[in-house]
């Protein structure tokens, strides 16, 4: 540099729960560990998950404005692949 043990040292916690944060995906703090050699960071490219706000039809209304159906990231997943950045540990090669 590659690599990854039944190895040492340290490390991270999925489901679940419980406050709190958002409209929601989904966070964050605590408790728990299914797993993880980057399960450390970063939404660049695929992928996905949501729909407050918008925009499109419909419906009811004098009408404002309300439901309803679809569209759609300004929002999220780094425990979904690819990439980019940085790092402990050392049998084997």
């Nucleotide at each position: 540099c590659u690599c990854g043990a039944u190895a040492c040292a340290g490390g991270c916690u999925a489901a679940c729960c419980a406050u709190c944060c958002g409209a929601a995906a989904g966070g964050a703090u605590g408790g728990g560990a299914c797993g993880c050699a980057a399960a450390g960071c970063c939404a660049c490219u695929g992928g996905u998950c949501u729909a407050a706000a918008u925009c499109u039809u419909c419906g009811u209304u004098c009408a404002u404005a309300c439901g309803a159906a679809g569209a759609a990231a300004u929002g999220g997943c780094a425990g979904c692949a690819g990439g980019g950045c940085u790092a402990c540990c050392g049998a084997u090669g």